[in-house]
Context: one part of a larger RNA
RNA sequence: CUUCUCUUAAGGAAUUCGGCAAACUGCUGUCGUAACUUAGGGAUAAGGCAGCCCAUGGGUUUUAAUUCAUGGGGACACAAACCAGGCUCGAGCGACUGUUUAACAAAAACACAGGUACCUGCUAACUCGAAAGAGGAUGUAUAGGUGCUGACACCUGCCCAAUGCCAGCAUAUUAAAGAAGUGGGUCAUUCCGAGUUUACUCGGAUGAAGCUUGCAACUGAAGUACUGGUCAAUGGCGGCCGUAACUAUAACGGUCCUAAGGUAGCGAAAUUCCUCGUCGCUUGAUAGGCGACCCGCACGAAAGGUGUAACGACUUGAGCGCUGUCUUGAGAGGAGGCCCG
Numbered sequence: 001c002u003u004c005u006c007u008u009a010a011g012g013a014a015u016u017c018g019g020c021a022a023a024c025u026g027c028u029g030u031c032g033u034a035a036c037u038u039a040g041g042g043a044u045a046a047g048g049c050a051g052c053c054c055a056u057g058g059g060u061u062u063u064a065a066u067u068c069a070u071g072g073g074g075a076c077a078c079a080a081a082c083c084a085g086g087c088u089c090g091a092g093c094g095a096c097u098g099u100u101u102a103a104c105a106a107a108a109a110c111a112c113a114g115g116u117a118c119c120u121g122c123u124a125a126c127u128c129g130a131a132a133g134a135g136g137a138u139g140u141a142u143a144g145g146u147g148c149u150g151a152c153a154c155c156u157g158c159c160c161a162a163u164g165c166c167a168g169c170a171u172a173u174u175a176a177a178g179a180a181g182u183g184g185g186u187c188a189u190u191c192c193g194a195g196u197u198u199a200c201u202c203g204g205a206u207g208a209a210g211c212u213u214g215c216a217a218c219u220g221a222a223g224u225a226c227u228g229g230u231c232a233a234u235g236g237c238g239g240c241c242g243u244a245a246c247u248a249u250a251a252c253g254g255u256c257c258u259a260a261g262g263u264a265g266c267g268a269a270a271u272u273c274c275u276c277g278u279c280g281c282u283u284g285a286u287a288g289g290c291g292a293c294c295c296g297c298a299c300g301a302a303a304g305g306u307g308u309a310a311c312g313a314c315u316u317g318a319g320c321g322c323u324g325u326c327u328u329g330a331g332a333g334g335a336g337g338c339c340c341g
Base pairs, nucleotide, nucleotide: 001336002335003334004333005332006331007330008329010327011326014325019322027051028050029049030048031047036041038151052073053072054071055070056069057068058067059066060065074078086320087319088318089317090316091315092314093312094311098110099109114149115148116147117146118145119144120143126135127134128133152307153306154305155304157237158236159235162234163233164230165229166228167227168226171225172224173223177219178218181215182214183213184212185211186210190205191204192203193202194201195200238256239255240254241253242252265299266296277293278292279291280290281289282288
């Protein structure tokens, strides 16, 4: 000098992003215990007192042991070591116990009971598998699968124009396929010309049937167009102008557009840019926190809205206690470093 474990006068968070770390608390008996509440909790709430040894008497008891009352005794210290909750108040999020990024994230993320919609009548839907087959299920709609939401309480508004899905279907459009008909190719035959030894050869034209290859009136399903339904389906939920006898504001009126123009509730919020919004409380002092206001850049109702007791190694603010976090250092012990061997 480094590191580990401790102690510390006075102060007590002045430290720091932040009480991080450390300290306080801690057991048993007993007294006592608030708001709130889903009446179960909250609660070991909070906050007190007692605890060793001896004698006498009492209780329980077969003994062992234990307990109560009274009196006495000693110690710096009697839950004598070890072990062994700090507490309270406010807010956000998630109801809860659970689950998760094995080895940087444990959470407000996932799950959850509950809610709701859709699919599925059994050889079920759905999943795995070229298939056989298996799961679903030795189940049968109080069952099974899928999506969203996420206890509970009060609720869940308007829009079907677009997209999706469901149902209907007169008419229009429409594929493969079929097909009246109409072309091309090939080719028997027939005709013409030339050559030639009568047989035959070459060239041109015609071109039946068959085979082959095109075009095609017309027939032709679902789908689409069309007609309805459906938002706890995907989603969406306006602008301008004027107006009241101070001013300001606009219950009110006009107008344009739309499928409909954001209802209840909440709101500078895990959402608010401007912004450290404004007011109040908290501090000596607050870009923080809480309570309000509403001008919501850009909350809003199962991608749920608003509350909520209990719960949380969650996030955030305040206080009490407590402390070497600090003012501000100091000391002790252990292990290294260093020196000698």
Annotation
This is a predicted structure of a 341-nucleotide part of an RNA (large-subunit ribosomal RNA, domain IV) from a Patescibacteria group bacterium. It matches the Rfam family "Bacterial large subunit ribosomal RNA". Taxonomically the source falls in Bacteria candidate phyla (Bacteria). The coordinates come from a structure-prediction model, not an experiment, and the mean pLDDT is 86.